A computed fold for a 106-nucleotide RNA, annotated as SAM riboswitch aptamer (S box leader). Of the family's consensus pairs, 97% are formed in the model. The sequence was found by an Rfam model in a public genome assembly. Its mean pLDDT, the model's own confidence on a scale to 100, is 83. It matches the Rfam family "SAM riboswitch aptamer (S box leader)". From the family's description: The SAM riboswitch is found upstream of a number of genes which code for proteins involved in methionine or cysteine biosynthesis in Gram-positive bacteria.

[in-house]
Order: sequence, then C1' cells, then structure tokens
RNA sequence: GAGUUAUCAAGAAAGGUGGAGGGAAUAGACCCUUAGAAACCUUAGCAACCCUUUACUUAUAAAGAAGGUGCUAAAUCCUACUGAGAAUUAAUCAGAUAGAUAACGG
Repeated sequence: GAGUUAUCAAGAAAGGUGGAGGGAAUAGACCCUUAGAAACCUUAGCAACCCUUUACUUAUAAAGAAGGUGCUAAAUCCUACUGAGAAUUAAUCAGAUAGAUAACGG
C1' cells in the first nucleotide's frame, strides 16, 4: 500500500515560532483568515478504536484513562451519482461513490 470490519449531525483550545493562505482532490456554493491562514513545537482537553478492571450465559454490559492512535470552526461544512418524492424544477429523505479514523491485514 491492496483488502476486511466498525464508526463518522455528540464532544474538546490556549501559548510560542511562522507570515498568506485554508476548509482532502475536481467543479460549484458557502465559510474561516493580517483582530494572523497552512505547517511545526509545548501544554491542556475531548473521545473511548486498541487497551485496563469487574460481571459473565463468551456475547455483551458497566466502570476506568496509565499506555498506542485519533481528534479539538461549520454534519465528512454543503452539493455533484442513483432511487423515493414532484406535472416539471426544487425542498426533503434513503442509499451509492469518494474520503477520514481505528483494529486487523501476504
């Protein structure tokens, strides 16, 4: 890295360096940003995938947070494809694709 499984409308920010972009990619829309973007560092926090403990019908449940990840604007920020819906378009709903994270993974 291919692939498998699960989750993705909840939650949680300050400081330092830096100096113009950023919100994954393409397009559109909308938004954040010199009252300081990306990136890096420190500290703090959130969550509970791995993990720890207990119960145990072995499938789960409850509690926890030392350690490994992850995360700390907006639903994965929204839309795009398909279906439902509708006379048509749109709103709306469901799903797919793509993506992110975790645990596995010759």